A computed fold for a 1497-nucleotide RNA from an uncultured prokaryote, annotated as small-subunit ribosomal RNA. The RNAcentral record of the sequence draws on ENA. Its mean pLDDT, the model's own confidence on a scale to 100, is 82.
RNA sequence: AGAGUUUGAUCCGGGCUCAGGAUGAACGCUAGCGGCAGGCUUAACACAUGCAAGUCGAGGGGUAACAUAGAGAGCUUGCUUUCUGAUGACGACCGGCGCACGGGUGCGUAACGCGUAUACAAUCUACCUUUAACUAAGGAAUAGCCCAGAGAAAUUUGGAUUAAUGCCUUAUAGUAUUAUUAUUUCGCAUGUUAUAAAUAAUUAAAGAAUUUCGGUUAGAGAUGAGUAUGCGUCCCAUUAGCUAGUUGGUAAGGUAACGGCUUACCAAGGCUACGAUGGGUAGGGGGCCUGAGAGGGUGAACCCCCACACUGGUACUGAGACACGGACCAGACUCCUACGGGAGGCAGCAGUGAGGAAUAUUGGUCAAUGGACGAAAGUCUGAACCAGCCAUGCCGCGUGAAGGAUGACUGCCCUAUGGGUUGUAAACUUCUUUUAUAUAGGAAGAAACCUCUCUACGUGUAGAGAGUUGACGGUACUAUACGAAUAAGGACCGGCUAACUCCGUGCCAGCAGCCGCGGUAAUACGGAGGGUCCAAGCGUUAUCCGGAUUUAUUGGGUUUAAAGGGUACGUAGGCGGAAUAUUAAGUCAGUGGUGAAAUCCUAUAGCUCAACUAUAGAACUGCCAUUGAUACUGAUAUUCUUGAGUCUAGAUGAAGUGGGCGGAAUACGACAUGUAGCGGUGAAAUGCUUAGAUAUGUCAUGGAACACCGAUUGCGAAGGCAGCUCACUAAAGUAGUAUUGACGCUCAGGCACGAAAGCGUGGGGAGCGAACAGGAUUAGAUACCCUGGUAGUCCACGCCGUAAACUAUGAUCACUCGUUAUUGGCGAUACACUGUCAGUGACUAAGCGAAAGUGUUAAGUGAUCCACCUGGGGAGUACGAUCGCAAGGUUGAAACUCAAAGGAAUUGACGGGGGCCCGCACAAGCGGUGGAGCAUGUGGUUUAAUUCGAUGAUACGCGAGGAACCUUACCAGGGCUUAAAUGCAGAACGACAGGAUGGGAAACCAUUUUUUCUUCGGACGGACUGCAAGGUGCUGCAUGGUUGUCGUCAGCUCGUGCCGUGAGGUGUUGGGUUAAGUCCCGCAACGAGCGCAACCCCUAUUCUUAGUUGCCAGCGAGUAAUGUCGGGGACUCUAGGAAGACUGCCAGCGUUUAAGAGUGGGAAGGUGGGGACGACGUCAAGUCAGUAUGGCCCUUACGGCCAGGGCUGCACACGUGCUACAAUGCCUAGUACAAAAGGACGCAAUACCGCGAGGUGGAGCAAAUCCCCAAAACUAGGCCCAGUUCAGAUUGGAGUCUGCAACUCGACUCCAUGAAGUUGGAAUCGCUAGUAAUGGCGCAUCAGCUACGGCGCCGUGAAUACGUUCCCGGGCCUUGUACACACCGCCCGUCACAUCAUGAAAGUCGGUUUUGCCCGAAGUAUGCUUGUCAACCGCAAGGAGACAGCGUCCUAAGGUGGGGCUGGUGAUUGGGAUGAAGUCAUAACAAGGUAACCGUA
Repeated sequence: AGAGUUUGAUCCGGGCUCAGGAUGAACGCUAGCGGCAGGCUUAACACAUGCAAGUCGAGGGGUAACAUAGAGAGCUUGCUUUCUGAUGACGACCGGCGCACGGGUGCGUAACGCGUAUACAAUCUACCUUUAACUAAGGAAUAGCCCAGAGAAAUUUGGAUUAAUGCCUUAUAGUAUUAUUAUUUCGCAUGUUAUAAAUAAUUAAAGAAUUUCGGUUAGAGAUGAGUAUGCGUCCCAUUAGCUAGUUGGUAAGGUAACGGCUUACCAAGGCUACGAUGGGUAGGGGGCCUGAGAGGGUGAACCCCCACACUGGUACUGAGACACGGACCAGACUCCUACGGGAGGCAGCAGUGAGGAAUAUUGGUCAAUGGACGAAAGUCUGAACCAGCCAUGCCGCGUGAAGGAUGACUGCCCUAUGGGUUGUAAACUUCUUUUAUAUAGGAAGAAACCUCUCUACGUGUAGAGAGUUGACGGUACUAUACGAAUAAGGACCGGCUAACUCCGUGCCAGCAGCCGCGGUAAUACGGAGGGUCCAAGCGUUAUCCGGAUUUAUUGGGUUUAAAGGGUACGUAGGCGGAAUAUUAAGUCAGUGGUGAAAUCCUAUAGCUCAACUAUAGAACUGCCAUUGAUACUGAUAUUCUUGAGUCUAGAUGAAGUGGGCGGAAUACGACAUGUAGCGGUGAAAUGCUUAGAUAUGUCAUGGAACACCGAUUGCGAAGGCAGCUCACUAAAGUAGUAUUGACGCUCAGGCACGAAAGCGUGGGGAGCGAACAGGAUUAGAUACCCUGGUAGUCCACGCCGUAAACUAUGAUCACUCGUUAUUGGCGAUACACUGUCAGUGACUAAGCGAAAGUGUUAAGUGAUCCACCUGGGGAGUACGAUCGCAAGGUUGAAACUCAAAGGAAUUGACGGGGGCCCGCACAAGCGGUGGAGCAUGUGGUUUAAUUCGAUGAUACGCGAGGAACCUUACCAGGGCUUAAAUGCAGAACGACAGGAUGGGAAACCAUUUUUUCUUCGGACGGACUGCAAGGUGCUGCAUGGUUGUCGUCAGCUCGUGCCGUGAGGUGUUGGGUUAAGUCCCGCAACGAGCGCAACCCCUAUUCUUAGUUGCCAGCGAGUAAUGUCGGGGACUCUAGGAAGACUGCCAGCGUUUAAGAGUGGGAAGGUGGGGACGACGUCAAGUCAGUAUGGCCCUUACGGCCAGGGCUGCACACGUGCUACAAUGCCUAGUACAAAAGGACGCAAUACCGCGAGGUGGAGCAAAUCCCCAAAACUAGGCCCAGUUCAGAUUGGAGUCUGCAACUCGACUCCAUGAAGUUGGAAUCGCUAGUAAUGGCGCAUCAGCUACGGCGCCGUGAAUACGUUCCCGGGCCUUGUACACACCGCCCGUCACAUCAUGAAAGUCGGUUUUGCCCGAAGUAUGCUUGUCAACCGCAAGGAGACAGCGUCCUAAGGUGGGGCUGGUGAUUGGGAUGAAGUCAUAACAAGGUAACCGUA
């Protein structure tokens, strides 16, 4: 410090997720030791038991217990017992001090509670320190003890008697305290200080042997407490108004003290948008975690403050409490009870139950530190110090170290005779001993108090020495012995993120933080081997910060991504021109105080190190005070003119409001002319019309809107504004040596305006026109189209307050290159020229921007103010509030759900977008298919099987170039198990092989027979056993190879350069041209590659070479005849070579180009005709059944053998063909002319036989030699338009050939039979010249054949193309896109089903809060005086006073009634979200097939 994730890819914007750190944690697996820390976060839930606050006899009366002493009695002469407070001591009691500390918890509390800084001249403070003074004289009771009672108990009543450091009275009171007055000091004020005078009131206690301690009054200090104030201190405005003791005053009361703190009276105030009131949540701080910081989160442990002590209320005592281990009352709960009544409060330490994911011992000691009491010894102390439990955290140590290769064995993996890895790891050798274990020694923490001794000086204090005291603990530590001995796991290994293979599984089981993995080759699931990272821990979960600049002060944005308010005016607020002076609030600097300690940081030190701890420093960024500075801001004062306004002048405009007027057009009405249609549409129909329409003319009526001018114009704040004219109103701009003098800008709330639609009332209503009706269209058509038509549109008044109210761009000010057009002014007389001010547009530099773009009218550079945004959906929805007559508007969430939603641009693909171009694509023609019969293939169906594959174009006479057996893979049956081949090893044999016989359909089985060589080593032979086989079984979606198709279409790319942030672009686009990305020109491109073309083959012409098996012109020979023979190379031909054609030449056109058109020449002319040749790629196209091949599967079978059957089955449908339907024909007879192939398991001449298929016999030929070889055509004749002398299916009979075998299931021949069919619906196919059409011939496969198929060959031989509008396919450019699996795309809504969260709902059940009334405990205050009473007064009665009692005010709890807020639940109901391939349609994305969208009905 970043990374993953939206896309085909890119940039941006934006969310989600991860890597880090942390924890009072929990859970899973694992676990050797020690140090230091920490340990109920939940139920402030309930608590058994023990302990946690006592002490003082040097305050007191005393003597229950113990001990001592004394006396007495009994006697077992040292034991029991009695007495004596005499002594040490001491239960209970009176009294003093303490119990308000220490310890716990965080309920409540949003508050002067806390933090910080001040103030108290408005206060108190026991114990402590210090100063001054005093410490006198008396008195009356009471507890205890004793006696007598009540009660179960707790407890309590009466009587008698007694004490004080308990209580009461009195004296003393000054220079003490309090109050008043005068003078005076100080203070911001109330006030206060000092001095002087007068009046009133007030106190003391002792104890001890001594020291000493104590008491009272007054002052000071210290400590602690109280009160007040400034500032700071969470969320909600869907909480906007709150308040009657409320705010203030006067008087009184009360308090330690100020104060409405309380009461009476008077006034009507007080708080609040700088957030009152209300609601929710919460103890606050030092600090802690995180972060670079600013911040964010948090408030465990330690420290400070606050609050609380079962819940609520109340006071008492006291220096201090409204009191955790005190009291009273009420309530809930628990316990005891004799039923009458009582007792209790662990949020102290342990501990128990409960709750919970979860948190410890009913331990030791007061040795140390601290506290209470005491003169002290001492006692008490669950404070504290220690120990126990827990890996809860932090820190440290160890589990050994060195050597050791045959790189051992096992395991795992592989390309497997072998190698790699585990791995120096192990074994083995040597060494060490931390730790563990054993034994021995053994601390520091202890210094005091106290006791004793000594010293100094004033019988007391100070100092010195000695003695005494350890829970932890025989612990830490040290030494010795022993022996590698006692000690390693967890998570992960697809990317992020370090670490990879095998097996199993097969969208299953499962994983997952995000992206995602798993559907038969999973580095992602589970296991294993190996590896990586941490390590006595490792992972997971939860939470917080970070990354996240993703709330942005540091440090973000708002044209299109979320986001500018519809617009103006304007209040509060914020900000504000120039100059001078004063001030010093902000600001800056110095100084002082404070900012507790701990923590953090730095340095040093102590535990062996570290964690931990100590000491010192720094810091604590803060607050307050004071002194100074005065640039800037503020304040005050005085000026200025440039901002702003005013005035004058001329001029401008569809600016507004109201009135008047005008013409064109539509409609309606009247009249006239006139006759059959009009109207409307893609085409129609509804509609109107012979009762006279439409059309035409004249006149009249009425409403609405204003053609041309008109524009890229103008005006207005926006919405918006358009005939002409008048009146009124408003305004920007220009010019001016006028005038005021900062009067300004922005603007939350507020107020005004605000298109259309809509609402209310009243008018008006020509045209248009929601709703509605009818006609069409359609599968439907509640639409688009047509004919009508109501609200409405118009006017007046009043509402509504929203729009894609858009420049998707808030207002104002300043600055910043240019070009050009235009509106209104000015300079100035002007049309020329050049300026200037204010507007309105276009283009563009820099800059900005993600880009598109913007660019003086900024989206640039700055300033001020306002508004708004923070992932998508849910949702602008719900609830609440508010406005509205309503419709509805404004404000405006959450649960839940997703990992994206989005912007701009790029490349493709697509479009019922556009442009250009091509193709038998259409058109123009010729011939077919679709109808018939047959052949063949496919589907379907059937079957034991009808083997398998191919299945839009690109399957269907396809694999198959040939299924009777074989082929054959299929079916039923029989039978085999290393079997067809080969090799190795082992052991055995010499007929296991062959022959024969029998069974059998055969395969095969059974029986029988007898046949090796040898140098004895063995060879040979087959059989047996084991290892290697075999599979047309699966996967063409694991593959190689090969093929089809787009398409013989003209495209597809690269290097360098340039442009762009980038994907990418350019080149390859543009202008021409071509069959062509073919070529030329231009150009930030220049070149190149694969394609095109050419090079190759056949063919068309000529030449040349060579003539055998081919040829025969001339010469010769010969035959009935034939190149038959001699010869020949002329010709044809054969097969080698060469030439030829290149837009080369000419002329016109074109850019003087490329090219194209034409004439000529030429055998051939613009690629001469054909073939081979198929770019990058697409279709997971086809093929595992051609072969090869990974993986999986079968192994007496999914392998192999045999015979039979099937692949040929047949209601049917489709494709491809053949033959026809006839006269351009058929039949009969005759006469010609090919090419290319093939031939020995062959072709076969001639001859003979057969009607024929064919047969017999057989010359020749391994072939330019021999053989197989034409038909249509032509000539002549017949037929005469018929189901025929057409057509030939089907069937019967008889045969031929092949073959082991023609039944299923061959072909052919002959005779007979003679079906459908008379040119074929919708639709559809091929072909542009030697082509279509038509005619025959050959070949492969092959015994034969289903061939009418396929592949070739030659013969005869046309018609037509105006042209590119349309259909199909393709190419290039451009455009739109929400598509990228790419339109066979994407995608919206209702309905049905399931699940989830949520709103409403008659109600219902709670919580909380408020209020009226009733009742009202304890208690303070107060009143009354009925009763009672020791101190004082009084002789007494009585009084004062106290207590009790009663009453009053207040009040907790309770009762009852009404409200507010909030939560749960509720039949039913509303929408929402998510789900597997459900239903209906097709709304959006392309002109999405009616452009889409916004507001409204």